A computed fold for a 105-nucleotide RNA from Mesobacillus subterraneus, annotated as SAM riboswitch aptamer (S box leader). The coordinates come from a structure-prediction model, not an experiment, and the mean pLDDT is 81. The sequence was found by an Rfam model in a public genome assembly.
[in-house]
């Protein structure tokens, strides 16, 4: 990089440093941001791996990761109901597509 499973509606600072963008990638929309965004650093949340225990549940947090505005911020594709009725709106459901984990190559 590719694949294979699993999970994505909860959780998480009125701290320091910095110093101007940022919310994953395009399109739109919608926000956040000098009452300081991104980032680094403490801290925090979680518990995939791990670990103790029981038996498939319960605990722990020392290691390896993660995560810490808005459901993966919504929509993009597809089906379904409903109102309109070409188009198109709203919901729901799934699918793509993205994250992150463990695991194969």
């Nucleotide at each position: 990089a590719a694949c294979u499973u699993a999970u994505c509606a909860a959780g998480a600072g009125a701290g320091a440093c910095u110093g101007a963008g940022g919310g994953a990638u395009u399109a739109g929309g919608c926000c956040c941001u000098a009452u300081g965004a991104c980032g680094u650093c403490c801290g925090g949340c979680a518990a995939c791996c791990u670990c103790c225990a029981a038996u498939u549940u319960g605990g722990a947090a020392a290691g390896g990761u993660g995560c810490c505005a808005c459901u993966u911020c919504c929509u993009a594709c597809a089906g379904a109901a409903u109102g309109u009725u070409u188009u198109c709106a709203u919901u729901c459901u799934g699918a793509a597509a993205g994250a992150u984990a463990a695991g194969u190559c």